[in-house]
Context: one part of a larger RNA
Molecule: small-subunit ribosomal RNA, central domain
Organism: uncultured bacterium
RNA sequence: CUGGGUAUAAAGGGUGCGCAGGCGGGCUUGCGCGUCGGGGGUUUAAAGACCUUGGCUUAACCAAGGAAGUGCCCUCGAUACGGUGAGUCUUGAGUAUGAGAGAGGAAGGUAGAAUUCCUGGUGUAGCGGUGAAAUGCGUAGAUAUCAGGAGGAAUACCAGUGGCGAAGGCGGCCUUCUGGCUCAUUACUGACGCUUAGGCACGAAAGCGUGGGGAGCGAACAGGAUUAGAUACCCUGGUAGUCCACGCCCUAAACGAUGUAUGCUUGGUGUUGGGACUUUAGGGUCUCAGUGCCGAAGAUAAUUCGAUAAGCAUACCACCUGGGGAGUACGAUCGCAAGGUUGAAACUC
Repeated sequence: CUGGGUAUAAAGGGUGCGCAGGCGGGCUUGCGCGUCGGGGGUUUAAAGACCUUGGCUUAACCAAGGAAGUGCCCUCGAUACGGUGAGUCUUGAGUAUGAGAGAGGAAGGUAGAAUUCCUGGUGUAGCGGUGAAAUGCGUAGAUAUCAGGAGGAAUACCAGUGGCGAAGGCGGCCUUCUGGCUCAUUACUGACGCUUAGGCACGAAAGCGUGGGGAGCGAACAGGAUUAGAUACCCUGGUAGUCCACGCCCUAAACGAUGUAUGCUUGGUGUUGGGACUUUAGGGUCUCAGUGCCGAAGAUAAUUCGAUAAGCAUACCACCUGGGGAGUACGAUCGCAAGGUUGAAACUC
């Protein structure tokens, strides 16, 4: 390399868009580039290898002749398939029309509960915390309770293996702007498609830069406990941070540990959003698009998967090849930095 693989053994890129490339629906027809067939070539050097003879007493060795020779070139033909030109079709893809669901995204506004703080009233000796305590707070009047105010952050119930989004993710309410999806009518376009190295964009949390903000929580830190010790678990505090704007970072058990697209293959039972039919409707039957559970065949080392496949197939991309060394070193590249991406070897078992 081939072969074989990638849910859990090594292995699916975090996700999308998409140029090149690869692959590509039905029918008719032209060409004859690939492809296939026939013929030809002082094309495929000689030697070797193969076959038949011969020469050294044989053999090895040597000599002569023959055949063969992937491929390449020329020529004649075939046209199923691939290609290409032309025409055509509608089932793939898309558009239009009419409905529909939704925490999809961005910006602005606003509401109530709660925590904390401030002011005032009532009120008096405790509060808080724990396994038990102590640090801490409190006679300068705390905790509790009532009234008023400030401020930040998050949105109880509804809430659901419910919904939406490519993924990350998204949850009070209202307004504006805006993306996608589903169903129905089949009216239109007529293969316009699938995948995608490189590229571009998005990408939780933490972290970084500048400026704000700061209620609660809370790395670091301090104190109190525990303990042999306790740089922890528990408690009292508490700074970065968590929040906002703009700009970076680009990583996660970024998980369904399962790449994307398409087709095919017994069933049962929930649930979400549509549609059709139905002498009764708080129902039933059918159907499309999602989302769960159980399971036929089949698959699997087993667990399990099972129309949302890990079944049966096709197209394209990514990745794996014993453990450690090591996601390290070196180089390159990106980054303000932290670090990211790419990514070995010696040696060792």